[in-house]
């Protein structure tokens, strides 16, 4: 210089004017008042006012209510090892497998030598394996003097061909009629043992010619975890209207009704009015933002993280505010003109600095609160590392 890998930061700045929404202070006006106040409206000043993802709502919690003796079944989720954390399907460190020359990246990564199932097409065969072609031996037929050639038949053979994503270890030597772990060497696999490691695992030796396709984000087996709903959770205050309950008046029990043929008697007792009580709704208040919080430093740790000390307060609205215009500067892109420097096939081209003109600036937006993950994002800057090339 070039091509990359990993990680981090920012998300325009300042000013003027006009607005929006909470909070605090101080005035003003209306209504009401038991004169203490309560309530509604409006104003001035001061100060606060979105994010790295506020998003998706995918995990895990806090908090709240409901349910709940204990145990099991079912169901759901997770699954290498060690650590971190309030907790996690998150994070850190490691192991193994796959990819990359490399920095590094990716992995739901227990079990298919428990059981059941599935495996399109192709292929002889898709699994207690298999003989389509080919190869080989025996017998046999035809031809040929013969070696042999062509065919039939009973067998052997997984070395060769062919099919497939996948066909009962791989390579080589020996061996054989042809072949074959049939024998041997190395690699792979199983078992046992030694050493290293907390562990996953690594490594070495001995031994067995050697289990067997793939699929468990198929059922399943093993291990672990798990009640449900969510701030529209939930708590409190509480109108108007309607309805409910209690008491009084109505009524020394009236209207009316039961017993009764009627009267007496006795029992029940409406409408209406007044007072009180309780539930729900509208509405209001709380929950609500000071918290597993933020910044800095030191210490422990490879790290995630933890401990200690100092400093800070940083939206809290409720149909939902956090905005708009202009100016100056900065950033990016394209063009004009001028300068520097390099290459050069002398036509030109790359880089860079400055002037002027034109254009651009993303994704998005709190709604109970945190910790993560994932997704979206114009651009700019910084740190560490790798490959290749050049110069010293």
């Nucleotide at each position: 210089g070039u091509a990359g890998a990993g990680g981090g930061a920012c998300a325009g700045a300042c000013g003027a004017c006009c607005g929006c929404u909470g909070c605090g202070u101080c005035g003003c006006c209306g209504c009401u008042u038991u004169c203490g106040g309560g309530u509604g409206g409006g104003g001035a000043c001061g100060g606060g006012g979105a994010g790295g993802a506020a998003a998706g709502u995918c995990c895990g919690a806090a908090c709240u209510c409901c349910a709940g003796a204990g145990g099991g079944c079912a169901g759901u989720g997770c699954g290498c090892c060690g650590g971190g954390u309030a907790a996690u399907c998150c994070c850190c460190g490691g192991u193994c497998a796959g990819g990359g020359c490399g920095a590094c990246c990716u992995g739901a990564a227990g079990g298919a030598a428990a059981g059941u199932g599935g495996c399109a097409c192709a292929g002889a065969a898709a699994a207690c394996a298999u003989a389509c072609c080919g190869c080989c031996c025996g017998c046999u037929u035809a031809c040929g003097u013969g070696a042999g050639u062509a065919g039939g038949u009973a067998g052997g053979u997984a070395a060769g061909g062919g099919u497939g994503a996948a066909a009962a270890g791989g390579u080589g030597c020996g061996g054989u009629a042809a072949g074959a772990g049939c024998g041997c060497a190395c690699c792979g696999c199983g078992u046992u043992c030694g050493c290293c490691g907390c562990a996953a695992g690594g490594u070495g030796a001995a031994u067995g010619g050697c289990a067997g396709g793939c699929u468990a984000a198929a059922c399943c087996c093993c291990g672990c975890a798990c009640g449900g709903a969510g701030c529209a959770a939930g708590a409190c205050c509480a109108a108007a209207u309607a309805g409910g309950g209690a008491g009084g008046c109505g009524c020394u029990a009236u209207a009316g009704g039961g017993c009764g043929g009627c009267c007496c008697g006795u029992c029940c007792g409406a409408a209406g009015c007044c007072u009180c009580c309780g539930g729900g709704u509208a509405g209001g208040u709380c929950g609500c933002u000071g918290g597993a919080c933020c910044c800095c430093g030191c210490c422990a740790g490879u790290g995630a993280u933890g401990g200690c000390g100092g400093g800070g307060c940083u939206a809290g609205a409720g149909g939902a505010a956090u905005g708009g215009u202009c100016g100056u500067c900065g950033c990016c892109c394209g063009g004009u003109c001028g300068g520097g420097c390099c290459c050069c096939u002398c036509g030109g081209g790359a880089c860079u600095c400055g002037u002027c003109c034109g254009g651009g600036a993303a994704c998005a937006g709190a709604a109970u609160u945190c910790g993560g993950c994932u997704u979206a994002u114009c651009g700019u800057c910084c740190c560490u590392c790798u490959g290749c090339g050049g110069c010293g």
Model confidence (mean pLDDT): 76 of 100. Bacterial RNase P class A from an uncultured Acidobacteriota bacterium, 392 nucleotides, folded computationally. Rfam family: Bacterial RNase P class A. Rfam classes the family as a ribozyme. Rfam links the family to the GO terms ribonuclease P activity, tRNA processing and dimeric ribonuclease P complex.